Predicted 3D model of a 129-nucleotide RNA (c-di-AMP riboswitch aptamer (ydaO/yuaA leader)) from Syntrophaceae bacterium UBA1163. Its mean pLDDT, the model's own confidence on a scale to 100, is 76. Its Rfam family is "c-di-AMP riboswitch aptamer (ydaO/yuaA leader)". Its family is annotated with cyclic-di-AMP binding and regulation of gene expression in the Gene Ontology. It was read from a public genome assembly, where an Rfam model found it.

[in-house]
RNA sequence: AUUUAAAAAAGGCCGAAUUGAAAUAAGCGGGGGAACCAUUUUUCCCGGGGUGAAUUCCGAGUCCAUCGGAAAGGAUAUCCCUUAAUCCUAACCCGUCAGCUAACUCCGCAGGCGACUAAGGGAAAGAGA
Repeated sequence: AUUUAAAAAAGGCCGAAUUGAAAUAAGCGGGGGAACCAUUUUUCCCGGGGUGAAUUCCGAGUCCAUCGGAAAGGAUAUCCCUUAAUCCUAACCCGUCAGCUAACUCCGCAGGCGACUAAGGGAAAGAGA
């Protein structure tokens, strides 16, 4: 110096998931629920709906699992915008029932990661003189 593997850190990242000794707490999120408006829909049936970025389409496959591609959506380290690059597109719940929705009312505040991308422009904060 090169290659491979491992360890340390705890600044931080995804997320509504934080503060507080506590609470009929604050704060941040989500659902239900009038009029008006909207929908013509429902039954038969192939139901319908919610949280979430996590959907749609076209091929392959033993047409199951799964794989490839396109569009669309999302993440990448104080915050915002742009460009490029890399990655992700799950999981769960309600139970035949729910459009919007003031009053009202119900619920959540988990879990998982952790040296993991750069450049340009702008805006803050802090420190020093």